[in-house]
RNA sequence: AGAGUUUGAUCUGGCUCAGGGUGAACGCUGGCGGCGUGCCUAACGCAUGCAAGUCGAGCGGCUGUGGGGCUUCGGCCCCUCAGCAGCGGCGGACGGCUGAGGAGCACGUAGGGAACCUGCCCAACGGUGGGGGACAACCCCGGGAAACUGGGGCUAAUACCGCAUACGUCUCCGGGGCGGAGGUCUCGGAGGGAAAGGGCUUCGGCCCGCCGAUGGAGGGUCCUGCGUCCCAUCAGGUUGUUGGUGGGGUAACGGCCUACCAAGCCUACGACGGGUAGCUGGUCUGAGAGGACGACCAGCCAGAGGGGGACUGAGACACGGCCCCCACUCCUCCGGGAGGCAGCAGCGAGGGAUCUUGGGCAAUGGGCGAAAGCCUGACCCAGCGACGCCGCGUGGGGAAGAAGGCCCUCGGGUCGUAAACCCCUUUUCCAGGGGAAGAGUAAGGACGGUACCCUGGGAAUAAGCCCCGGCCAACUACGUGCCAGCAGCCGCGGUAAGACGUAGGGGGCAAGCGUUACCCGGAAUCACUGGGCGUAAAGGGGAUGCAGGCGGCAGGGUUAGUCGUCCGAGAAAGGUCUCGGCUCAACUGAGAUAGCACGGGCGAUACGGCCCCGCUUGAGACCAGCAGAGGCGGGUGGAAUUCCCGGUGGAGCGGUGACAUGCGUAGAGAUCGGGAGGAACACCAGUGGCGAAGGCGGCCCGCUGGGCUGGUUCUGACGCUGAGCUCCGAAAGCGUGGGGAGCGAACAGGAUUAGAUACCCUGGUAGUCCACGCCCUAAACGUUGGAUGCUAGGUAUGGGGGGUAUCGACCCCCUCCGUGCCGUAGUUUACGCGAUAAGCAUCCCGCCUGGGGAGUACGGCCGCAAGGCUAAAACUCAAAGGAAUUGACGGGGGCCCGCACAAGCGGCGGAGCGUGUGGUUUAAUUCGAUGCAAAGCGAAGAACCUUACCAAGGCUGGACAUGGCGGUAGUAGGAACCCGAAAGGGGGACGACCCGUAAAGUCGGACACCGCCGCAGGUGUUGCAUGGCUGUCGUCAGCUCGUGCCGUGAGGUGUUGGGUUAAGUCCCGCAACGAGCGCAACCCUCGUCCCGUGUUGCACUCUCACGGGAGACAGCCCCCCGCAAGGGGGAGGAAGGUGGGGAUGACGUCAAGUCCGCAUGGCCCUUACGCCUUGGGCUACACACACGCUACAAUGGCGGGGACAAGGGGAUGCCAACCCGCAAGGGGGAGCGAAUCCCGGCAAACCUCGCCCCAGUUGGAAUCGGAGGCUGCAACUCGCCUCCGUGAACGCGGAGUCGCUAGUAACCGCAGGUCAGCACUACUGCGGUGAAUACGUUCCCGGGCCUUGUACACACCGCCCGUCACGUCAUGGGAGCCGGCAACACCUGAAGUCGCUGCGCUAACCCGCAAGGGAUGCAGGCGCCGAGGGUGGGGUUGGUGACUGGGACGAAGUCGUAACAAGGUAGUUGUACCGGAAGGUGCGGCUG
Repeated sequence: AGAGUUUGAUCUGGCUCAGGGUGAACGCUGGCGGCGUGCCUAACGCAUGCAAGUCGAGCGGCUGUGGGGCUUCGGCCCCUCAGCAGCGGCGGACGGCUGAGGAGCACGUAGGGAACCUGCCCAACGGUGGGGGACAACCCCGGGAAACUGGGGCUAAUACCGCAUACGUCUCCGGGGCGGAGGUCUCGGAGGGAAAGGGCUUCGGCCCGCCGAUGGAGGGUCCUGCGUCCCAUCAGGUUGUUGGUGGGGUAACGGCCUACCAAGCCUACGACGGGUAGCUGGUCUGAGAGGACGACCAGCCAGAGGGGGACUGAGACACGGCCCCCACUCCUCCGGGAGGCAGCAGCGAGGGAUCUUGGGCAAUGGGCGAAAGCCUGACCCAGCGACGCCGCGUGGGGAAGAAGGCCCUCGGGUCGUAAACCCCUUUUCCAGGGGAAGAGUAAGGACGGUACCCUGGGAAUAAGCCCCGGCCAACUACGUGCCAGCAGCCGCGGUAAGACGUAGGGGGCAAGCGUUACCCGGAAUCACUGGGCGUAAAGGGGAUGCAGGCGGCAGGGUUAGUCGUCCGAGAAAGGUCUCGGCUCAACUGAGAUAGCACGGGCGAUACGGCCCCGCUUGAGACCAGCAGAGGCGGGUGGAAUUCCCGGUGGAGCGGUGACAUGCGUAGAGAUCGGGAGGAACACCAGUGGCGAAGGCGGCCCGCUGGGCUGGUUCUGACGCUGAGCUCCGAAAGCGUGGGGAGCGAACAGGAUUAGAUACCCUGGUAGUCCACGCCCUAAACGUUGGAUGCUAGGUAUGGGGGGUAUCGACCCCCUCCGUGCCGUAGUUUACGCGAUAAGCAUCCCGCCUGGGGAGUACGGCCGCAAGGCUAAAACUCAAAGGAAUUGACGGGGGCCCGCACAAGCGGCGGAGCGUGUGGUUUAAUUCGAUGCAAAGCGAAGAACCUUACCAAGGCUGGACAUGGCGGUAGUAGGAACCCGAAAGGGGGACGACCCGUAAAGUCGGACACCGCCGCAGGUGUUGCAUGGCUGUCGUCAGCUCGUGCCGUGAGGUGUUGGGUUAAGUCCCGCAACGAGCGCAACCCUCGUCCCGUGUUGCACUCUCACGGGAGACAGCCCCCCGCAAGGGGGAGGAAGGUGGGGAUGACGUCAAGUCCGCAUGGCCCUUACGCCUUGGGCUACACACACGCUACAAUGGCGGGGACAAGGGGAUGCCAACCCGCAAGGGGGAGCGAAUCCCGGCAAACCUCGCCCCAGUUGGAAUCGGAGGCUGCAACUCGCCUCCGUGAACGCGGAGUCGCUAGUAACCGCAGGUCAGCACUACUGCGGUGAAUACGUUCCCGGGCCUUGUACACACCGCCCGUCACGUCAUGGGAGCCGGCAACACCUGAAGUCGCUGCGCUAACCCGCAAGGGAUGCAGGCGCCGAGGGUGGGGUUGGUGACUGGGACGAAGUCGUAACAAGGUAGUUGUACCGGAAGGUGCGGCUG
């Protein structure tokens, strides 16, 4: 720091990934230690234990221990120690837990309190005198199951109450000083209020307390500025509400409370309401700005089962206190009671998920105490969990490399120093020994026999997880076969998958590794730093203008903004740097440092603000002119349509692509005259003008808005923008009333059509028009908000002014305003924009943030309605888009070719037959080829063979190749003979060859055979794994490259353009210049001539054959052209504009064809999917198609006679003469390896003579019968030929369709290959006879070039829309039904404070001798308030709901064809109506 994904590329834009983090969880795995950390869910419920007590030096008592004394022996007293409760004091307001509530002075920060409190502690001052009466405990009696409690009696105190005293203090009054202030200081006067004792004592006192008062420290409380989440689909809220006065209350201010008075107060700078949330230091992330979060630790707040309340107290409205209500749990004798783990542990429940009912007060800290000490689940430790961070370990040496696995091109490679093995080592581990610091001052250590140290043992106890298609580091094999599966995105899997599964190997991290969830990042994808809005998402339809924001020139003042500096504050921890402590690190100690916002002091004054004074350039006013469809009202004119009346007239009119509906003999249409009515205003007219926009068009009048120019007279910044508000706002539409000529949704009819709810036609209602009132939308568009300034020009035009010139503003020049075009710089993804900016800047407003869902639902506001404005979410997709590029395509355009059409000749399609194919059949009818470009194709020869198919019979190391091992010896081979259809199986007479050594024998080798093993073999599969070859577009004229140039890029240029050509052929031009593959030429052949040679030619300067050469180049003349390419004509010439023909096929396309020619990867079969054999099949036949042959006849058929080729073939061959046979053929044998001989006397059409006479025939030959011939082992299935007989369809062929432009078509025959023979009518060649026609390029087909549109790019056989049907999902409405929440009204009303009362009760004080009374207090009663409960109508939010609405998604459903090419009716848009559906039509608008 980026990457993947729309496309071929660029841009926009979303989605996705790589990083870091966590109080985590889950999967697999797991050796050790240190330090941290651990209910995020149910503030759900809790068994049990513990978590707050302490003081006898405040007091009395009871029990017990020890001791002493006395005794009437019942017992009593004293001392001491221990325990128990009680009275009393202090502490239970700290510590610990939790995050429910709370959007608030709750928190943070900075301030204020002249409006406050403060126990214990500290400092300093003064005091502590003298009395009184009670109540617990205890005793007695009583109630109760219990909890507990009533009555009576005794008693102490540091408990309680009077009295005395008052440095000071408090209240009131008066005087004075200071202060902004209600404050404070001081003087004088009046009045009020205190106390407690205990311990020790050397008896001096000391210590601990107590009271009054002052100050401090620390703590608390109140107030204020600023900061602090989301929703405006929450816009108005409020009655103690806002303020005042009096009173009450509090520590204290305050509407905190109350009575009265006033009517205020808050709010767009967001009140009120709703949702969510403890806040902060900080934490995570980030370059930062920012975003997200608030576990652990620390500060603050809040809470203690839910709700309310007060009491005590220095402090509470009180977690382990009290009272009441509610819910829940427990006890109960039913009357009544008890309880509150959000303390530590623990249990249940919930949940994906979170620990021990541990040890200790040794340390730190807290409460009480004089102290000893007691208490302390605070705390310190230990335990559990890889939950996190940090550290360590799982060893070292050991081969050119074992075995084994995997891969393999079979050579090898790799796992791999990995293993084995070895004189190595010992962190960890095990065993044994020693053994801390933490403790201050002697003892005292939970942790702990731990850390650490020493010795011994032994490689011993210790590796996994994820990934390997791209992003992203790491590849092979097998299995699987759109299956099983994977997947973060793109996407993998349909028989060779690096993407699934497994294995081998590799990569990454490591006691962990992955996954999931969530946060930040990447994301400049909410843009402050740091984005945009013409066409990608995005300018409000237009205007006026309140609030707000912003604001000209010059001077002065001020300094709140702003800037500088200093002070304060910004807790600690955390971060950073440095140093230190644990062996390192994590962790931790110390020091330093950074830190926005905040308070204060001083300073600066450029900028902005404020105040003052001035200015004129912004703005406005005034004066003089000017143009205009600007607006409103009234009037008026002519043309045209229609209708009505009348005249003329007489058969049609109208309408269309063509018809028809319609109108017309009751007189239409046409034409003339007259009349009525409504609407719109031709020409002028413009690329023009006006208006803010919508919009505005005959003429005249009236009223009225704005603009421009000139003058520079006045005001003196009065300005710009503008949320909300208000007004205007095309068409359609709505209401009421008019009006209604034409047009014309709907509707009706006629056509068209498969249908035609359309396009076309005939009618036609709303409407269109007017008045008044609504609606408020649009492609309301320049898809471009307004204002201001600045930044080249050119040109056209509308309005004005000026200069110059002149008869004249006729020209020419300058200038202001407006409207267009072109264009520089600049800008833009590009297209484009370019002084009318989309350039450079400033200000203000509006708007955007992926596509669909959706401008929809719900809510609100508006509307009579239609509907409008505002405006989501679930769900779903990996895109949706803009501009441009290259192609392809178009029922787009231009130019141009081709037997493409046309012109013409002959065919096919009909018949019979042949051949091929489909189909069917069959045991098999082997296989392939399938539009053009398969179908007389692979087949240039299927009776057996071929042959791949079928049936049957057989063979297995094989019909064929090669190697290894072992074995055999009269071996290999192999005749008779037997079985058999053959193959094959038996059988074995006979019987070899080669090399080594001189030879033979023998031996060895080779060969051979047998067995085994590597293997052979396969026309089995995949032409979608391939090579090679081929077809096709297409003999079309194209296809590219190098360099340069242009473009962000795809790409363009060149190759386009003007001519020309058969041609990208050539010329000219040109940011191109060249080049390559194609074209052409070079090659072959034919045509003319020449030369040479010449066998086989009788001869020859001929012909002919072979070889070589010449000839043609637009060369010559005329014309056309730009005088260039070239074109037209002519001469000459055998041949003339490439002379005819052939060979030759660019880059590429069709996953075209071929695994059955051959080759070849993979897969598959191996006594068979191989091999052999016999027979059958490929020849089937109800049909269909393709290509042909023969015909249908007289331009003919038949018979007789007669003439003329070329090119080929021939030795298992061609076969002469001659003879036989009607013939096929047979005999015969000469010649010829062939210019010699033969096929072959070489042809046929043709010529000539004759017959036939228009007939299914003397046309036609199919079919069938018979008789023969030939080849072959063999012609039954299934050959060819001959002769005799038989003589079918067929009388020129529907829709449609094919070939051919000259020696061509047509017609005629000849030859050849294959081949024993042949189904050949095929194919390949050869010659003979030998035409017609082309005006022309509109149309059909194919093609080339340029251009245009495109939503196509597997490219129009493309893409794509809507209804319907089915499935899944989420969602709206819905009679309702069921909950939650917060209020309101009324009723009721606990505890309790406060108020009133208080006839009952009442020790202390007062009066009184007393009785008694008074005072005081209490109970009780009443009242206000009051938690909660009840009733009621609403609000809000959620769940559910028969049915219903649309939506999204879902390989191959239905109907149509709306859109994209003029998409076949241009599209689109607002509105209205209509229609199965896309949609159609009307009106107005837009051009995208």